[in-house]
The prediction has a mean pLDDT of 82. The RNA shown here (small-subunit ribosomal RNA) has 1501 nucleotides and comes from an uncultured rumen bacterium. The RNAcentral record of the sequence draws on ENA and SILVA. Rfam family: Bacterial small subunit ribosomal RNA.
C1' cells in the first nucleotide's frame, strides 16, 4: 500500500466482502516450564457459616474470670511443701458497665443520575473544618445526677420496668476574661449609585478536666496556618422535531424565617415576568474524568483493572448525634421477603473477604500473615485492621525458556505419485557414531535482599534530633540463587493448500452427501465435498464466534457530491440568521506573538537504571498534556465605532420594445342547427366492413337566421413574461425590461430556513353556458379472447364568474447574484459616428469551435471553465414515497416520512456484436415472366408410428427421410430363438510333441464329436547325437476379444452458412479505456476487383489466375484410325480421327459517357468478347452440427460372456401419417409397319461373347474374335408411314390365375425375367408447394459401379430441344452502411401484472394483558418545626409559696408507602384483514426493452 464481485469487454459511479490491530472474552483441538499483570460483562438476584471497627485502667466506679502476694480451712501428711477451697482489689490485669476519641476513613458496586454530576478555568467582603503546628492568655469556686453493682416485678425470647445507692475527663451553677459577637455613635479609604468599612470610643454576651511513677500529657478561649469540606459561575459534555411551545414559587421585588453561608431554600405581600429554533419542554440512552483500543492524522469506539470525583448500601421516606452524615456492619416508620416463636411478639439485611444457590456461552480458595506499607485508639508497651502484603486456581493476556547439537546415502524400509518394474518424494528425515545438560530429578549449600525501627543504656548539642552499643521481631520460606550427580533422558501441535492468499496431487462421491468471508464449488476424470499423501502458515499455542476501529475519501474539517449514475425546492417576494464596495483614521472582540498561573499522580514518548535478558518496575531527568485563565505588545486582515467617496444598487429626464396581464367592445371563416328553394338515391365510414343517417327526401348545392368555442395566412433557433404561461383587432387601465444620459441618494447589497403569494392539465363545490371535441357508457367490427387499438353515437368535461386544490419528465432533468477568462457566425431591438461601403458600443435570442472541466456523451462569455457568498438536496438495490404519527383539504389527495425483512448487486456512459414487424444501398431462379412438375391415383423406396422373440444400429428443419447401404435368400448381421466352446475364432511370449498337408465312416440341423488312419514326409547347418527357420497341435498363465457406453473427453473425415466477399494482421495514429483508423467514403466491378479520396502506410488468408475438360486453327505424329485409287493387295496421310507441342481473347482497337481515373456502353475484327461454357479448388468462423457401427483414440463397463462357432428366424411385418421416384390419366397420343438413318460415352477373362441353330419368348446349345481405336456388349431411341377417333378405349397398366426361363448348396417366408389371361385406381390433381436463365428447361434412349442373381435408385453419356426475364413494390436468404435496444446462452432473446401453493417479517383490528412518567383528590406512619389551657419535673432564683428552664402529652403544616380516577406514554398478543418480500419446469395474458407490433413515459380522473 490495496484486493475480489455488476459487464461478452471497457471506464466510471455504488454498495457488499477479505487481508491488520484490539479484547475483563467465550467455544473446538492441544498443551514442558518461569516472571509479570488479571479474574460475575448477566440477577443493584437470594443468602447457610466465619471474619471485616475497636481501643484507652496514665478518665472512672469497680472485680465477673485469670495470675500473684497475703490469710483461714481440709486433704496427703516429710511440719512446711503439694492438692482442694474460702476470704481480701493488695498486685499484674481485666468480662460487662460510665466516660473519651474513632465509627462519616478504608473497603464494595455502578441501580439511579443529561445534572453545576463531572472535566477545566475562576470567585465567596457570603461558609465551617475534630485531630496537627504556631502565637496569646487561662485552666478558680461550687452542685444535682444517671449507668454498673445490690433488691425486686414483667416477658417464651428479645429485652424492660420500679426502688435504692454511687464515681469521673459525664452533666449543671457561678466568677473572671482578650484582639471574639452583637448593638449604637464616629467614619479614613475604596470601583463611590446602591454601599462597603480600616482605626476609635461605649454597652451587652460567652470558658475550662483532670491523671501521674513529678518527667509531661490532657483541657479551655481567641488569632494564624495547614489540611479538609460547603456554595456560586463561565465554557464543554449523547440521540430523537413522527417531541414546539414550556413554567405558578415560575422570574423578580420588599420584609421575615431558616441555614456553617448565600440564595424561593422556606414564607406573607406585590408585580408579570421568565425559558425556548443558537432546541426549551417531553421521550429513549447513560455515571463523568485521567485514560484505554484503533488512526498517518483529523476522527472513530470505549470507560474492565489502576487514580481521581460522584451516587448508593433490600425498596421508599425521616431525622438524631457528632468537627463531619441525613449515616454500607446506627436510630425510627412503612413496604416487599427470609428466619424464630410459647401466637402474645420479636430478628435480619454479603453492591466487605471467602463462601452457597440461581441467572449465564462465561469469571477463582469458606487459605496464611500483620514481618513490611497504612489505618484507628493509646504517654507507651501494645491491641484491632479480608485494608494491606503473600500464597491457592485458571493458556485468560503479555514476555522469557526448553523440547536438542553435529556426523551420517545402501539416498534403506514402509507410505504416496508416475509415461510403471525404473524413476521421483517424504529425505540427513530414520537407524548408526560422537558430544551437550539449559529443564528435569536426586542430594548438598544458602536465613542472600526485602529490616527500617522497638525497648534498655550511653555520647553530642539547639532538649529534640543524630550516632554509638547491647537486645529483640520474617507469614511467603529452607522460596531466590550457588554446587555437584544421572541421562537426550521429562516435554508439539492447530490451522489451511480454487482465487482473493503463502501452499497441490491420488483416491472415494456424483446438484448426492456435503463446503463457504465475497465471489463461488459438487449433475462420473472436483487442486473447492470426505481421507491420504506431501506442501504451506504460525507455534506452547492455533483456529473458530462475538465486538470495536481501519482499510472506507462509503457522512468527505482535513476530505465527496447534485446534466444523464442517488442528489437543485414548480416560480417569486422576504423577516431572522450568513456573506458583503473604495478611501483615510480609531478601536483591540477575533487574530498573531511573548511571558506567567494552571492543565494531580500513574499511563503514553525520549533519556539513564533494576530484576542472568525481555516482559515487569523504578527514576526531586525532560519534553509532551494541542485545554483554560491572567498580563503585555503588534495592527495586515475580519469585526466595532465615528468620517469621507462612488464604482454596487436605486432614483429622475428622454427616446423604444414586445402574443406581459386585467376589463370592457367589435370581426370574419369554418362547424353544428333551424327555416326555405333545387335536386334524387344513396351518405357516411373502413385495411375490408358493419353500427349510424336517409322516400316522413338524407348526402349534395343555393339563401336566411341562430348558438358557442377557437382565432387560418402572417409564423420564424422570433417576441414578452418570475416560473406556470401568453397569438383575430380596437380602446381603457396597469406593469415590465433595454438604451441614452449623468442631475439625485450615498453600500440602501446578495442570498433566505421559517412565512406570505402566484402556481399547467385533470378534480372539487355553487350558479351559468354548452357549437366543436370527447372520459364513463352503448352499439359496430378485428381477434383464440379484444372489458383495447378502428368505427358510429355519447354524458362529465372541455368555455364563463366565484371559491377551493396544489401537483407534473413544474425539463436547459442544469438553485440565485457577483467577477474574470480565445474567437467565428446568424438574428430581435436601442444608441453612436462617418467618407453611406466596410463599421463601433450595449442588452437578449441561437449556432459552431480554442484553453480549461467531464466517467464518457458533451459544456464551453446564455458554462458543466477559473474564484467568492448563500441556500436546497444525496449518501447501495428492493420494501416505498409505503405504514403509524401530525398538519392541510368538502372530497380526492397532497405535505413530512421511517423499520422489520430481502439481494450482491441496482443503475450511467461508451464499445463490440447480434436482433428489429427501422432506415438506405446492392445481389441471388428471391420474387416478377414463362417452362415443366409434386401434392389427387397404382406401384416402387426411405423414414415416423404401430407391432414383434427379433424386426440390429444410426441420421432429425434448411444441411435426416432412392441418407450410411455402388445392390439384406445364406453369407452380410451388428438383432432374436435354440445348440456348443472357454487362453478362446485372431496376435505375442514360454514348455512340451510332431513337417505341414490330407481322402474315406458313423452321429447330429449344423457346429461339432467318436472311431481310425490310406497317403505324404520338405527347407538351413551339423562333430550325424542333433539344432535352427516357418508351421501345427497340446498344456498354464500373462492376456485376446467387445458393431457394449460416452461423438457433450478426442484424433481423423464431413455437412451447412458459402463459391458469400469477406475475415485478419505489423508499425503508426487516435481513445483513460473496452477499442477505432485502415476495412470508413465518391464511382465502378461477379468479387474488399479497380480508381480517387482520406492518418494512415503496408502485408497476410481469401476473389482473381495459374490446373484438366470444352470450342478454333497451327505444327509434329500416326495404327488397330482414314481413303482423292473400280475391289483386294499394297500405297499414302490431304481430310476425319487419335494425343504431344504451340498460337489465339488482352477491354488490345475506334468511338460516346465518364472525375484527364477506374470503368461502361457502342462497334470493327475474330472460332470465340468483356471471369467465352464447364469443372476441381470452400478464408476467419458458426451450428459442443454428423460420425465411437470405416478407422484410430482416453475413460467406464464385460470376462463359462456384452466375447466365439453353427442352424432355423428377423432387418422384406402393416390400420395408418409423410418423404423421394417411376408410370399414368392420352391423339405432341397408343398400336402397327418401315427396320430405314444418325451418337457419345464406357464396360469385358471365373469375362464380354459375334455368325450360326432350337423356342411364341426369356432364354438354351454353340462357339469364332478380344485382355480391345483391332473382338464383343451395340439395338441407340425419339423420328418417318399407316391406323384408331376421344371412350376409362386399341388409353393405363397395377393386382392375380396359369405356365416357363435363369441365377445359386438353397429363390417359401424373400429375387429377377418370359408367354397368356385378367385389367384395379386414374379423366391432369385442395391448401400449400419444387427445379429451371441456353445447348438450359423439357422430352429420347445408352453405358457403368456394386454385383453369383436382383434398379423405377445412384453415377456418367449423347440425341432433338424451347418459352421467358417489365423490372426490384412485395416474400426468402446473403453482403455493406447507418439507427434503437433494458438483447449477450444474443428475438427460440429479455420480461411484467393478476391468480394457486409454501414460508417469513410487517401494518389494521372488536378488544385483551403489562410496564412508565406525571397529575387531581382521599387517607397519612416516623419525624423535623410551630403552638399549647393537661399531666410530671435534679441542678438555677426565691424563706416559702412558687417562678425560670425541660419534658410528655394534645393540636397543626409537611409528609413516604397505600387507596381511588380520568387521560398520556409505550410493549405483547388477538379471530380477521391489506398489502410486502422469497420460492420448483403452476395457470392467464403479453404490458416493457426494436417504431416492441397503438412511441415510451410524468401528472390527473
Nucleotide at each position: 500500500a490495496g484486493a475480489g464481485u455488476u459487464u461478452g469487454a471497457u471506464c466510471a459511479u455504488g454498495g457488499c466482502u477479505c487481508a491488520g490491530g484490539a479484547u475483563g472474552a467465550a467455544c473446538g483441538c492441544u498443551a514442558g516450564c518461569u516472571a509479570c499483570a488479571g479474574g460475575c460483562u448477566u440477577a443493584a438476584c437470594a443468602c447457610a457459616u466465619g471474619c471485616a471497627a475497636g481501643u484507652c485502667g496514665a478518665g472512672g466506679g469497680g472485680c465477673a474470670g485469670c495470675a500473684u502476694u497475703g490469710g483461714g480451712a481440709u486433704a496427703g501428711c516429710u511440719u512446711g511443701c503439694u492438692a482442694u477451697u474460702c476470704c481480701a482489689g493488695a498486685u499484674g490485669g481485666c468480662g460487662a458497665c460510665c466516660g473519651g476519641c474513632g465509627c462519616a476513613c478504608g473497603g464494595g458496586u455502578g441501580a439511579g443520575u443529561a445534572a453545576c454530576g463531572c472535566g477545566u478555568a475562576u470567585c465567596c467582603a457570603a461558609c465551617c473544618u475534630u485531630c496537627c503546628c504556631c502565637a496569646u492568655a487561662g485552666u478558680a469556686g461550687g452542685g444535682c445526677a444517671c449507668a454498673g453493682c445490690c433488691c425486686g416485678g414483667c416477658g417464651a425470647a428479645a429485652g424492660u420496668c420500679g426502688g435504692a445507692u454511687u464515681a469521673a475527663u459525664u452533666c449543671c451553677c457561678u466568677a473572671u476574661g482578650c484582639a471574639g459577637u452583637c448593638c449604637a455613635g464616629a467614619g479614613a479609604g475604596g470601583a463611590c449609585a446602591u454601599c462597603u468599612g480600616a482605626c476609635c470610643u461605649g454597652g451587652a454576651c460567652g470558658a475550662a478536666a483532670g491523671a501521674u511513677u513529678c518527667a509531661u500529657c490532657g483541657c479551655u478561649a481567641u488569632g494564624g496556618g495547614a489540611u479538609g469540606g460547603g456554595g456560586a459561575u463561565g465554557c464543554g459534555u449523547c440521540u430523537g422535531a413522527u417531541u414546539a411551545g414550556g413554567u405558578u414559587g415560575c422570574a423578580g421585588g420588599c420584609g421575615g424565617g431558616g441555614u456553617a453561608a448565600c440564595g424561593g431554600c422556606c414564607c406573607a405581600c406585590c408585580u408579570g415576568g421568565c425559558c425556548g429554533a443558537c432546541g426549551a419542554u417531553c421521550a429513549g440512552u447513560a455515571g463523568g474524568g485521567g485514560u484505554u483500543c484503533u488512526g498517518a492524522g483529523a476522527g472513530g469506539a470505549a470507560g474492565g483493572u489502576c487514580c481521581c470525583c460522584c451516587a448508593c448500601a433490600u425498596u421508599g421516606g425521616a431525622a438524631c448525634u457528632g468537627a463531619g452524615a441525613c449515616a454500607c456492619g446506627g436510630u425510627c416508620c412503612a413496604a416487599a421477603c427470609u428466619c424464630c416463636u410459647a401466637c402474645g411478639g420479636g430478628a435480619g439485611g454479603c453492591a466487605g473477604c471467602a463462601g452457597u444457590g440461581a441467572g449465564g456461552a462465561a469469571u477463582a480458595u469458606u487459605g496464611g500473615u500483620c514481618a513490611a506499607u497504612g489505618g484507628c485508639c493509646g504517654a507507651g508497651a501494645g491491641g484491632c485492621u479480608g485494608a494491606a502484603c503473600c500464597a491457592g486456581c485458571c493458556a485468560a493476556g503479555u514476555a522469557g525458556c526448553g523440547u536438542g547439537c553435529a556426523g551420517g546415502a545402501a539416498g534403506a524400509c514402509g507410505g504416496c505419485c508416475c509415461u510403471c518394474u525404473g524413476g521421483g518424494u517424504u529425505g540427513u528425515a530414520a537407524a548408526c557414531u560422537g558430544c551437550u545438560u539449559u529443564u528435569a530429578u536426586c542430594a548438598g549449600g544458602g536465613g542472600a535482599u526485602a529490616a527500617a525501627g522497638u525497648g534498655a543504656g550511653g555520647u553530642a548539642u539547639g532538649u529534640a534530633u543524630a550516632c554509638c552499643u547491647u537486645u529483640u521481631u520474617g507469614c511467603a520460606u529452607g522460596u531466590a540463587c550457588c554446587u555437584g550427580a544421572u541421562g537426550a533422558a521429562u516435554a508439539a501441535g492447530g490451522a489451511c493448500c480454487g482465487g482473493c492468499u503463502a501452499a497441490u496431487u491420488c483416491c472415494g462421491u456424483g446438484c448426492c452427501a456435503g463446503c463457504a468471508g465475497c465471489c463461488g464449488c459438487g449433475g462420473u476424470a472436483a487442486u473447492a465435498c470426505g481421507g491420504a499423501a506431501g506442501g504451506u502458515c504460525c507455534g506452547g499455542g492455533c483456529g473458530u464466534u462475538a465486538u470495536c476501529c481501519g482499510g472506507a475519501u462509503u457522512u468527505a474539517u482535513u476530505g465527496g457530491g447534485u446534466u444523464u449514475a442517488a442528489a437543485g425546492g414548480g416560480a417569486g417576494c422576504g423577516c431572522a440568521g450568513g456573506c458583503g464596495g473604495a478611501c483615510a483614521g480609531u478601536u483591540a472582540a477575533g487574530c498573531g506573538u511573548g511571558a506567567c498561573g494552571u492543565g494531580a499522580a500513574a499511563u503514553g514518548c525520549a533519556g539513564c537504571g533494576g530484576c542472568u535478558c525481555a516482559a515487569c518496575c523504578g527514576u526531586a531527568u525532560g519534553a509532551a498534556g494541542u485545554g483554560c485563565g491572567u498580563c503585555g505588545c503588534g495592527a495586515a486582515c475580519u469585526g466595532g465605532c465615528a468620517g469621507u467617496c462612488u464604482u454596487g444598487a436605486g432614483u429622475g429626464a428622454g427616446u423604444a420594445c414586445g402574443a406581459u396581464g386585467u376589463a370592457g367592445g367589435c370581426g370574419g371563416a369554418a362547424u353544428u342547427c333551424g327555416u326555405g328553394g333545387u335536386g334524387u338515391a344513396g351518405c357516411g365510414g373502413u385495411g375490408a366492413a358493419a353500427u349510424g343517417c336517409u322516400u316522413a327526401g338524407a348526402u349534395a348545392u343555393c339563401a336566411c337566421g341562430a348558438a358557442g368555442a377557437a382565432c387560418u395566412c402572417c409564423g420564424a433557433u422570433u417576441g414578452c413574461g418570475a416560473a406556470g404561461g401568453c397569438a383575430g383587432c380596437c380602446u381603457a387601465c396597469a406593469a415590465g425590461u433595454c438604451c441614452u444620459u449623468u442631475a439625485c441618494u450615498g453600500a440602501c447589497g446578495c442570498u433566505a430556513a421559517a412565512g406570505c403569494u402566484c402556481g399547467a392539465a385533470g378534480g372539487u363545490g355553487c350558479g351559468g353556458g354548452u357549437a366543436u371535441c370527447g372520459a364513463a357508457c352503448a352499439g359496430g367490427a378485428u381477434u383464440a379472447g379484444a372489458u383495447a387499438c378502428c368505427c358510429u353515437g355519447g354524458u362529465a368535461g372541455u368555455c364563463c364568474g366565484c371559491a377551493c386544490g396544489g401537483u407534473a419528465a413544474a425539463c436547459g432533468a442544469u438553485g440565485g447574484a457577483u467577477g474574470c477568462c480565445c474567437g467565428c457566425u446568424g438574428u430581435u431591438u436601442g444608441c453612436g459616428a462617418u467618407a453611406u461601403a466596410g463599421u463601433g458600443u450595449g442588452a437578449g435570442c441561437g449556432g459552431c469551435c480554442a484553453a480549461g472541466c467531464g466517467a464518457a456523451a458533451g459544456c464551453g462569455u446564455u458554462a458543466a471553465g477559473c474564484a467568492u457568498c448563500c441556500c436546497a438536496c444525496c449518501u447501495g438495490g428492493g420494501g416505498a414515497g409505503u405504514a403509524c404519527g401530525c398538519c392541510g383539504g368538502c372530497a380526492a389527495c397532497g405535505g413530512u416520512g421511517a423499520a422489520a425483512c430481502u439481494c450482491a448487486a441496482a443503475g450511467g456512459a461508451a464499445u463490440u456484436g447480434a436482433c428489429g414487424g427501422g432506415g438506405g444501398c446492392c445481389c441471388g431462379c428471391a420474387c416478377a415472366a414463362g417452362c415443366a412438375g409434386u401434392g389427387g391415383a397404382u406401384u416402387a423406396u426411405g423414414u415416423g408410428g404401430u407391432u414383434u422373440a427379433a424386426c440390429u444400429c444410426g441420421a432429425a428443419g434448411c444441411a435426416a427421410c432412392g441418407c450410411g447401404a455402388a445392390g439384406a435368400a445364406c453369407c452380410u448381421u451388428a438383432c432374436c430363438a435354440g445348440g456348443g466352446c472357454u487362453u478362446g475364432a485372431c496376435a505375442u511370449c514360454c514348455a512340451a510333441c510332431u513337417a505341414a498337408c490330407g481322402a474315406a465312416g458313423c452321429a447330429g440341423a449344423g457346429a461339432u464329436g467318436c472311431a481310425u488312419u490310406a497317403g505324404g514326409u520338405g527347407c538351413c547347418c551339423u562333430u550325424c547325437g542333433g539344432g535352427g527357420a516357418a508351421a501345427g497341435u497340446u498344456g498354464a498363465g500373462a492376456c485376446a476379444g467387445g458393431u457394449g457406453g460416452u461423438g457433450c473427453a478426442u484424433g481423423g473425415u464431413u455437412g451447412u452458412c458459402g463459391u458469400c466477399a469477406g475475415c485478419u494482421c505489423g508499425u503508426g495514429u487516435c481513445g483513460u479505456g473496452a477499442g477505432a483508423u485502415g476495412u470508413u467514403g465518391g464511382g465502378u466491378u461477379a468479387a474488399g476487383u479497380c480508381c480517387c479520396g482520406c492518418a494512415a502506410c503496408g502485408a497476410g488468408c481469401g476473389c482473381a489466375a495459374c490446373c484438366c475438360c470444352u470450342a478454333u486453327u497451327g505444327u509434329u505424329a500416326g495404327u488397330u484410325g482414314c481413303u482423292a485409287c473400280g475391289c483386294a493387295a499394297g500405297a499414302g496421310c490431304a481430310c476425319u480421327c487419335u494425343a504431344g507441342c504451340g498460337a489465339g481473347a488482352c477491354u488490345g482497337c475506334c468511338g460516346u459517357u465518364g472525375a484527364c481515373a477506374a470503368a461502361a456502353c457502342g462497334g470493327a475484327g475474330g472460332a470465340a468478347g468483356g471471369u467465352g461454357g464447364g469443372g476441381a479448388c470452400g478464408a476467419c468462423g458458426u451450428c459442443a452440427a454428423a460420425u465411437c457401427a470405416u478407422c484410430a483414440u482416453g475413460c467406464c463397463c464385460c470376462u463359462u460372456a456384452u466375447g466365439u462357432c453353427c442352424u432355423g428366424g428377423g432387418c422384406u411385418a402393416c390400420a395408418c401419417a409423410c418423404g423421394u421416384a417411376a408410370u399414368a390419366c392420352a391423339a405432341u397420343g397408343g398400336c402397327g409397319a418401315u427396320c430405314a438413318a444418325c451418337a457419345a460415352a464406357g464396360g469385358g477373362a471365373a469375362g464380354c461373347g459375334a455368325a450360326g441353330u432350337c423356342g411364341c419368348g426369356a432364354g438354351g446349345c454353340a462357339g469364332a474374335g478380344c485382355a480391345a481405336a483391332u473382338c464383343c456388349c451395340c439395338a441407340a431411341a425419339a423420328g418417318u408411314c399407316g391406323u384408331c377417333u376421344c371412350a376409362g378405349u386399341u388409353c393405363g397398366g397395377a393386382u392375380u390365375g396359369c405356365a416357363g426361363g435363369c441365377u445359386g448348396c438353397a429363390a417359401c417366408u424373400c429375387g429377377c425375367c418370359u408367354g397368356u389371361a385378367u385389367g384395379a385406381a386414374g379423366u391432369c390433381g385442395g391448401a400449400a408447394u419444387u427445379g429451371c436463365u441456353a445447348g438450359u428447361a423439357a422430352u429420347c434412349g445408352u453405358g457403368g459401379a456394386u454385383c453369383a442373381g436382383c434398379a423405377u435408385g445412384c453415377c456418367a453419356c449423347g440425341g432433338u430441344g424451347a418459352a421467358u426475364a417489365c423490372g426490384u413494390u412485395c416474400c426468402c436468404g446473403g453482403g455493406c452502411c447507418u439507427u434503437g435496444u433494458a438483447c449477450a446462452c444474443a428475438c427460440c432473446g429479455c420480461c411484467c401484472g393478476u391468480c394457486a401453493c409454501a414460508c417469513c417479517a410487517u401494518g389494521a383490528g372488536a378488544g385483551c394483558c403489562g410496564g412508565g412518567a406525571a397529575c387531581a383528590c382521599c387517607c397519612g406512619a416516623a419525624g423535623u418545626c410551630c403552638g399549647u389551657a393537661g399531666u410530671c419535673u435534679a441542678a438555677c432564683c426565691g424563706c416559702a409559696a412558687g417562678g425560670g428552664g425541660g419534658a410528655c402529652g394534645c393540636g397543626g403544616c409537611c409528609g413516604a408507602a397505600g387507596g381511588u380516577g380520568g387521560g398520556u406514554u409505550u410493549g405483547g398478543u388477538a379471530a380477521u384483514u391489506g398489502g410486502g418480500g422469497u420460492g420448483a419446469a403452476g395457470u392467464c395474458g403479453u404490458a416493457a426493452c426494436a417504431a416492441g407490433g397503438u412511441a415510451a413515459c410524468c401528472g390527473u380522473a